[in-house]
RNA sequence: UAUAUUCAUUGGCAAACUUAUUGAAAGAUAAGGACGCAAAGCCAUAAGGGUCUAAGGUUAUUAACUAUGACAGCCGGUUGCCACA
Repeated sequence: UAUAUUCAUUGGCAAACUUAUUGAAAGAUAAGGACGCAAAGCCAUAAGGGUCUAAGGUUAUUAACUAUGACAGCCGGUUGCCACA
């Protein structure tokens, strides 16, 4: 330097659902609860991509469009823990 094999540790987070609060909604917060996650930590003006909602506004009007609202447990960016790294 390359290849192969083997093996862990401290722990962490918390889907659906229920209850309460909040919001126009999507959703969020808290408690319970665990489907899962090696980043299921953080970032939504970082003007990244994508998705959801449509109060307000608009229009070809009973339907549609639209984010200034939301989602990071969609991709992505970025920072970390452990090890025979």
Molecule: c-di-GMP-I riboswitch aptamer
Organism: Anaerostipes sp. 494a